[in-house]
């Protein structure tokens, strides 16, 4: 000097999975581990999807004692990395 290539500092989170631990369970929480996320930040308002301890109810198996298993309803939980909606926040040239 020249040619490629490109906006965007620091950088955040963390899925599957293994340990451990709460919890009947979905799930949750820590570690380790990164699948992907420009809100994969919080929050159960809405709509979805997921558990069923206990509760009601119908059936079932046994039928000695005892007690099992299977659908519905309730009703309580989860999931915010399913969607939507609230809020908060970083980065900038628009």
């Nucleotide at each position: 000097a020249a040619g490629a290539a490109u906006a965007g500092u620091g950088g955040g989170c963390a899925a599957a999975u293994c340990u451990a631990u709460c919890g009947a369970a979905a799930g949750g929480u820590a570690g380790a581990g990164a699948c992907g996320c420009a809100a994969a930040g919080c929050c159960a308002c809405g709509g979805g999807u997921c558990u069923a301890c206990c509760g009601a109810u119908a059936g079932u198996a046994c039928u000695u004692c005892a007690u099992u298993c299977u659908g519905u309803c309730a009703u309580a939980g989860a999931u915010a990395g399913c969607c939507g909606g609230g809020u908060u926040g970083c980065a900038g040239a628009a």

Annotation
This is a predicted structure of a 94-nucleotide RNA (c-di-GMP-I riboswitch aptamer) from Desulfosporosinus fructosivorans. RNAcentral holds the sequence, with entries from Rfam. Taxonomically the source falls in Desulfosporosinus (Bacteria, Bacillati, Bacillota, Desulfitobacteriaceae). Its Rfam family is "c-di-GMP-I riboswitch aptamer". Rfam links the family to the GO term cyclic-di-GMP binding.